[in-house]
Context: one part of a larger RNA
RNA sequence: GAGCGCAGGAACCAGUUGACCCCUUCGGGGUGAUUCUGGCGGAAUGAGCGGCGGACGGGUGAGUAACACGUGGGCAACCUGCCUGUAAGACUGGGAUAACUUCGGGAAACCGGAGCUAAUACCGGAUAGUAUUUCCUUUCUCCUGAUUGGAAAUGGAAAGACGGUUUCGGCUGUCACUUACAGAUGGGCCCGCGGUGCAUUAGCUAGUUGGCGGGGUAAUGGCCCACCAAGGCGACGAUGCAUAGCCGACCUGAGAGGGUGAUCGGCCACACUGGGACUGAGACACGGCCCAGACUCCUACGGGAGGCAGCAGUAGGGAAUCUUCCGCAAUGGACGAAAGUCUGACGGAGCAACGCCGCGUGAGCGAUGAAGGCCUUCGGGUCGUAAAGCUCUGUUGUUAGGGAAGAACAAGUACGAGAGUAACUGCUCGUACCUUGACGGUACCUAACCAGAAAGCCCCGGCUAACUACGUGCCAGCAGCCGCGGUAAUACGUAGGGGGCAAGCGUUGUCC
Numbered sequence: 001g002a003g004c005g006c007a008g009g010a011a012c013c014a015g016u017u018g019a020c021c022c023c024u025u026c027g028g029g030g031u032g033a034u035u036c037u038g039g040c041g042g043a044a045u046g047a048g049c050g051g052c053g054g055a056c057g058g059g060u061g062a063g064u065a066a067c068a069c070g071u072g073g074g075c076a077a078c079c080u081g082c083c084u085g086u087a088a089g090a091c092u093g094g095g096a097u098a099a100c101u102u103c104g105g106g107a108a109a110c111c112g113g114a115g116c117u118a119a120u121a122c123c124g125g126a127u128a129g130u131a132u133u134u135c136c137u138u139u140c141u142c143c144u145g146a147u148u149g150g151a152a153a154u155g156g157a158a159a160g161a162c163g164g165u166u167u168c169g170g171c172u173g174u175c176a177c178u179u180a181c182a183g184a185u186g187g188g189c190c191c192g193c194g195g196u197g198c199a200u201u202a203g204c205u206a207g208u209u210g211g212c213g214g215g216g217u218a219a220u221g222g223c224c225c226a227c228c229a230a231g232g233c234g235a236c237g238a239u240g241c242a243u244a245g246c247c248g249a250c251c252u253g254a255g256a257g258g259g260u261g262a263u264c265g266g267c268c269a270c271a272c273u274g275g276g277a278c279u280g281a282g283a284c285a286c287g288g289c290c291c292a293g294a295c296u297c298c299u300a301c302g303g304g305a306g307g308c309a310g311c312a313g314u315a316g317g318g319a320a321u322c323u324u325c326c327g328c329a330a331u332g333g334a335c336g337a338a339a340g341u342c343u344g345a346c347g348g349a350g351c352a353a354c355g356c357c358g359c360g361u362g363a364g365c366g367a368u369g370a371a372g373g374c375c376u377u378c379g380g381g382u383c384g385u386a387a388a389g390c391u392c393u394g395u396u397g398u399u400a401g402g403g404a405a406g407a408a409c410a411a412g413u414a415c416g417a418g419a420g421u422a423a424c425u426g427c428u429c430g431u432a433c434c435u436u437g438a439c440g441g442u443a444c445c446u447a448a449c450c451a452g453a454a455a456g457c458c459c460c461g462g463c464u465a466a467c468u469a470c471g472u473g474c475c476a477g478c479a480g481c482c483g484c485g486g487u488a489a490u491a492c493g494u495a496g497g498g499g500g501c502a503a504g505c506g507u508u509g510u511c512c
Base pairs, nucleotide, nucleotide: 003049004048006046007045012039013038014037015036021030022029023028059270060269061268069194070193071192072191073190074189075188078187079186083183084182085181086180087179088178089177091125092124093123094122100115101114102113103112104111105110131154132153133152134151135150136149139146140145160175161174162173163172164171165170196242197241198240203233204232205231208230209229210228211227213225214224215223245267246266247265248264249260250259251258252257272293273292274291275290276289295306296305297304298303323349325348326347327346331345332343333342334341335340362392363391364390365389372383373382374381375380396453397449398448399447400446401445402444406439412433413432414431415430416429417428418427456501457500458499459498460497461482462481463480467496468495469494470493471492477484478483
């Protein structure tokens, strides 16, 4: 597979074999697993040639103090696949090669010889606007110049694929193709300004600075080369060393500032370490190639293979950081005419109080101010409406039932409209039908049930909210600072009481 040649042979139809089972008037009938043959047919699938994409997306911050980044400009010094518009075209020929067959080498990776074949693969010729060189010319301008028209030498295509129709000549539609000019998008180069520490770094520089000529590039330029000149930078901090990806932003602060560059977005750089080019519109290319190096693995010792800074995961290091999960249903991307395929992008789920936010751990009544604890001037005070008890509620929870939005599509069928065509098919648009959910039986809703399953941590000398008793006796200990402790400690330890925060609290590190 709607670019191409091979391999491959399914579904389907007809006949044949006829197991099991059912009915039977025991003559047979029905069903038809399975076997074989023929016809038509070309499906799924496999490797290969060709095209497009692997330069996007994803990761990381090693390097970089630089036009890397930010901001504002310039290119009269540039490129741009796919996409859009306009104009023109698509004529005529040729030779190969992979796959395949065969022979050989090798442990393997793989490689070589011979033979066959196709193309939207490759190469000629014709046609010709443009491009290069020379000459003439128009309109302009920002220094080299841009631009219009004309005249002489080099130079493209797929002749394609799939539909419709046909008088078999052709015509026509869609997609693909070629050339030119524009557009859009994406990039390349140049410049002004800005953002860091050290002067216990004061001088630095030979392609160095400039010129003429050339090479190279899409393009300017010592980017590179030959020749010529001797310049260039620096206390307004050159050079050196150290550190560092930059920004939008984020934290803090009344602001000015100070600190940071996690997530998200933009740019840059890198892809085991170093170097190099090839292909291509675009790379000097994370899951491409070549060389060198370190490391790991295989080996028949001749030789080969590899690169998680993709998603998970393992080991190690560390104070410390997660699942080898589900899905392409949505959004986006690549390819394709489309169906669709691929997509650890992405959408989701899982783990961790890591953060933020919300909720609950019950509510109302309840004084013999119970028992008990602690304190006491022994009268009492306090824990304290707190508990018990009574009356309720059901957020969460458990069980049961119902149950989403996220879906817009695309394709197909039917109908209608539009441009186009001689006409049809096809194309574009619209309407209706049909169809698509990983999350997930999740969110949510309803009912029933039980106060039942759910509170800790730090502090109480001053700063600083919150005090008594006992123990200890400069001991044991506390401590952010001042400082407590040597026999009446509100500062140590315990208890009662109190204060603060709360699914957290306190300490430590760090920034303001």